The part of an RNA shown here (small-subunit ribosomal RNA, 3' major domain) has 464 nucleotides and comes from Jaltomata sinuosa.
Context: one part of a larger RNA
Formats: sequence, structure tokens, C1' cells
RNA sequence: UGAAGGGGCCCACACAAGUGGUGAAGUAUGUGGUUUAAUUCGAUGCAAAGAGAAGAACCUUACCAGGGUUUGACAUGAUGCGAAUCCUCUUGAAUGAGAGGGGUGACUUCGAAAAUGCGAAAAUAGGUGGUGCAUCGCUAUCGUCAGCUCAUGCCGUAAGGUGUUGGGUUAAGUCCUACAUUGAGCACAACCCUCGUGUUUAGUUUCUGUCAUUGAGUUUGGAACCCUGAACAGACUGCCGGUGAUAAGCCAGAGGAAGGUGAGGAUGAUGUCAAGUCAUCAUGCCCCUUAUUCCCUGGGUGACACACGUGCUUCAAUGGCCAGGACAAAGGUUCGCGAUCCCACAAGGGUGAACUAACCCCAAAAACCCGUCCUCAGUUCGGAUUGCAAGCUGCAACUCGCCUUCAUGAAGCUGACAUCGCUAGUAAUCGCCGGGCAGCCAGACAUAAUUACCUAACAUUACU
Repeated sequence: UGAAGGGGCCCACACAAGUGGUGAAGUAUGUGGUUUAAUUCGAUGCAAAGAGAAGAACCUUACCAGGGUUUGACAUGAUGCGAAUCCUCUUGAAUGAGAGGGGUGACUUCGAAAAUGCGAAAAUAGGUGGUGCAUCGCUAUCGUCAGCUCAUGCCGUAAGGUGUUGGGUUAAGUCCUACAUUGAGCACAACCCUCGUGUUUAGUUUCUGUCAUUGAGUUUGGAACCCUGAACAGACUGCCGGUGAUAAGCCAGAGGAAGGUGAGGAUGAUGUCAAGUCAUCAUGCCCCUUAUUCCCUGGGUGACACACGUGCUUCAAUGGCCAGGACAAAGGUUCGCGAUCCCACAAGGGUGAACUAACCCCAAAAACCCGUCCUCAGUUCGGAUUGCAAGCUGCAACUCGCCUUCAUGAAGCUGACAUCGCUAGUAAUCGCCGGGCAGCCAGACAUAAUUACCUAACAUUACU
């Protein structure tokens, strides 16, 4: 200097107080293990395991089997031939191999050049081969924790100390004050974005109070309201009282849409873990070069005694089925979204309006409300599994896709030890959109919004 302390002060959904889960069941998915010709690779406490992968039928693909290739699928320069594209046939699982046909363009400075194909040779290509303990870059984590340093002066033989400590205060090394220190830098905060209020301005594709009009904001009119775009305003402990050391601040209040960081996001100091990544990319060294490169077909990454993680659906009456009715926001759409009408029980098919989108479409929001049935059962709960048939995408759906009707109707009656999340528009619950994508294994990821319950106040109605 650190480390340690059942020393002091302080903090965090750390505990407690609550609430909803996981752990039981079925299933989806990832991992381990085992198996396999291969089950490609890496990630392994927190900080691996619905993570790389924003989508493995072929491709992807790196793995395996078989069949092929060797200047190579790709790059540069040099050399020879022919412009090139194109068509047909044979063989083959395919890549490919072989044979035949047709055919010459454009430009011209008449030397040739450009583009593309083929041949031979050698420089060299190529490698998702190794090393993340040789590295760059990027990232996780402690941690959005409040810390980490420098210059100068002073102290100490020196390592170092001081500053950065003490007294208060703060979310904060935030600020005040004292002080051999005086200043400065990186972090903090602020500046940035979104949401919450208002004003001004602009009204189309948005809106519709008043006046007309229509089946309909449909049309004339209008821009008040809603909304959208832009520019401003607004919050600063500014004001009042108390407290404090006449400080910083703290407590209470007024006004205000918002009050003491208004809420959320982006933003992550010095460092720690030889943390992760040579398989995004880049790169040193090593290794392969008729193969550890490259092409094709098929298979595998989807196996299955089992173990673990993360989810979904459940075990029902605060519910389930059926019928009717209501209310969003944010997104996407021309290789597209696809209305309407018709056919089908349905998935879907036919037709193809409008839309390059505040216009048209995806689109039905669901929980919720009202009404009927079910009456506590392994059931009208639960939906796994399986059978027949049908549909869609795609060259192709067997290994291995999704979807529909009918039938089938497992386990499961709230889960031991243990363990996780959460303090407000949060938990819980309900549905919707998007990306990648021909199709999809999403129940994943990410984002956004609504309702009910509870409490208080007001209005109306009914009863007393």
C1' cells in the first nucleotide's frame, strides 16, 4: 500500500412484509450424457444452457458415406485459340463427361483493344485447419457502483503520504465548511431521444362543435375540438414557513399538467476475471497443398435408458361451451398487402377492387359486458397421443414442414427439499404487430397498449 474485523456510518427487492411463479403433470426448446458412418463447431457458477442461430427439408453446412476435380468455385499478371449468348442428342443419382448443329455482332486511329469462353504451364489461389495463453477489434461482468488519477507544493531515508482526510449533506469524490495544500482531468450531473402540460403556426390523406346535406364526415362549409408535423414556453428548491452553523441542505406548504433527478431510454471512468470470441471480420506464428482445398447426390445437425435449464398449456365455477354487443396502440405492405363476391364444415380455392399508403389492405383486438346451458365429476375441466381424409408452400414435405375437419381423449385435482421475479402504470392478466422468411417447427426474442379489482370524490337514478 493492501487485506481482514461478530468496530462505526451507509446502500441494494439483500432480508423482512406481501404478491405471482419455478420445483409435480404433459409438451416445446436448449444443454449434458449415451448412441451413431456423422450426430459439425464453439459457449459451462453468478456473467453457459428459447444464448451465437433475426428462422437446419435441398441450399444453409462447417459433419458423414459415395461419386468426382487438381492453377482449381474465387483474385492478379503473362501466353495461345475462338467473339459471346444459344439449340439438340448420348451417358449419369447429380456435378459432370462426350458428340453434333447454328452463328457472327458493336467500335476502329486497321496495329489492335474491351467483354466472355476454352487450352496448357508456372507464379500462386484456397483452408469454418491449430493457437482467444501471440493479437486487433467487439462484448459480458463487478456496476450506472462512486469511484480512479495527475500537476505543483509540503512531509517521509524510501516504499509512499497529503490533496481524496475531519464536521455536515447528497442518488453521487453532490455541495458546504474546516484544513499544507493550491489547482486540473476521466467518471457523477447536465447537454441528446421518448412520454406527460400549454401556446403559436400548419390543416391533407386527419378532425367535425355550430349551419346545411347523406345510407355513411358522404358532400358543401369550417380548423373550434381530437390528432399529426414544426418552433417555443414550462420545474429552478424559484416562492412562503420551520430547521440547520447566517452554509450546503432537509421537512412541511402554496401555486402548478408535472416538485425536488417528473418517468423511461441512450450514455458504462481507472481497472478485475491470461473472462468470451482466430467460426463475423482482421491478423502473427504453425500446419495441409492430387488435399485439412473445391464440386455433386444422399444422409446427419431432428437419434434416446436418462439428468439439468428456460418456457408454454394445465389441473377448472374469479371457470368452460355457445350466441349477441363494445373499446386500442404501435407496426408492416409492389418479387407485396390483398378488399368484395362466389365455392368449401374448415384449412383453403376462384375472382382481383383499392393501395408506392394519416387515404387501401393485413385486421378479428382479446380479456371485458349481457344472456342460455353445464353443477363439482377425471367432468361440457384438461388437451397429450394416435387413426382416416383434406389443404398450402416448394424441384422435392419419407427421414424432417405448417395447417384443417372428424374420431381418439394420457398424465394432471395446485406440486417435497429447495428456489426465482417484482415498489406503480410496477406485479399479475389479456390480446396485437414486427424482423429474418418460398414455407415454417415462435409456445422464442423484442416492443407497445387495454381492462378489471381496490380507495376517495362528484353527478344521475332508485330505495329509506
Taxonomically the source falls in Jaltomata (Eukaryota, Streptophyta, Euphyllophyta, asterids).